A computed fold for a 73-nucleotide RNA from an uncultured archaeon, annotated as transfer RNA.
The coordinates come from a structure-prediction model, not an experiment, and the mean pLDDT is 80.

RNA sequence: GGGGAAGUGAGCCAACCUGGUAUGCUGUCAGCUUUGGGAGCUGGUUAUCCCGGUUCAAAUCCGGGCUUCCCCA
Numbered sequence: 001g002g003g004g005a006a007g008u009g010a011g012c013c014a015a016c017c018u019g020g021u022a023u024g025c026u027g028u029c030a031g032c033u034u035u036g037g038g039a040g041c042u043g044g045u046u047a048u049c050c051c052g053g054u055u056c057a058a059a060u061c062c063g064g065g066c067u068u069c070c071c072c073a
Base pairs, nucleotide, nucleotide: 001072002071003070004069005068006067007066010026011025012024020056027045028044029043030042031041032040049065050064051063052062053061
């Protein structure tokens, strides 16, 4: 220098191709339960890397940028 992949709560991950309430697990908080703790049950809790565009509507499509990884040279 060229090509490809990825970026989503505190952690991991789904949804992306085919635009329509952002999913689940863990964590955390409260309650129930227990002599207490743990486990269990119920409820709450924070997220789409950044900027712009298209659209009634963008995590998703398009353009640019940033970061990480892989391949080629």